c-di-AMP riboswitch aptamer (ydaO/yuaA leader) from a Solirubrobacterales bacterium, 132 nucleotides, folded computationally. The source organism's lineage runs through Bacteria, Bacillati, Actinomycetota, Thermoleophilia and Solirubrobacterales. Its mean pLDDT, the model's own confidence on a scale to 100, is 82. Of the family's consensus pairs, 92% are formed in the model. It was read from a public genome assembly, where an Rfam model found it.

RNA sequence: CGCCGAGCCACGCUGCGUCCGCGCAGGGUGGGCGGGGGAACCAUUGCGGAGCAGUUUUCCGCUGGGGCGAAUCGGCCAAAUUACGGCCGUAGCGCGGAGCGCGCGAGCCCGACAGCUCACCCCGUAGGCGAA
Numbered sequence: 001c002g003c004c005g006a007g008c009c010a011c012g013c014u015g016c017g018u019c020c021g022c023g024c025a026g027g028g029u030g031g032g033c034g035g036g037g038g039a040a041c042c043a044u045u046g047c048g049g050a051g052c053a054g055u056u057u058u059c060c061g062c063u064g065g066g067g068c069g070a071a072u073c074g075g076c077c078a079a080a081u082u083a084c085g086g087c088c089g090u091a092g093c094g095c096g097g098a099g100c101g102c103g104c105g106a107g108c109c110c111g112a113c114a115g116c117u118c119a120c121c122c123c124g125u126a127g128g129c130g131a132a
Base pairs, nucleotide, nucleotide: 001130002129003128004127008031009030010029011028013026014025015024016023017022032125033124034123035122036121037120042115046062047061048060049059050058064113065110066109067108068107073089074088075087076086077085092104093103094102095101096100
């Protein structure tokens, strides 16, 4: 200086240092940006079986749910708690010199619980990478 990302800006307080211009550290208050919860109205699983002339209703069994993020979904191989791996694609995402090329397509969290959602309430403001 540039990139991914919400992850930037201002002010003041305390402590230490000071060449008295300021510098470092800590935890605050706002603004901006980002995210979650939260009415009315609206909306509200899937699969298999039984049964019925057929459809629907009905009955039985199985299946937890949700959030951040682009990071979902499928196939093949291997494995079978010595497992949860590997490969090929893919929804979607990012960068660039953009009819193309190069990458990503992770990880983490809540803890039986949350659809949408006015008012209202709460949280975050990190981390990582590239070139010189």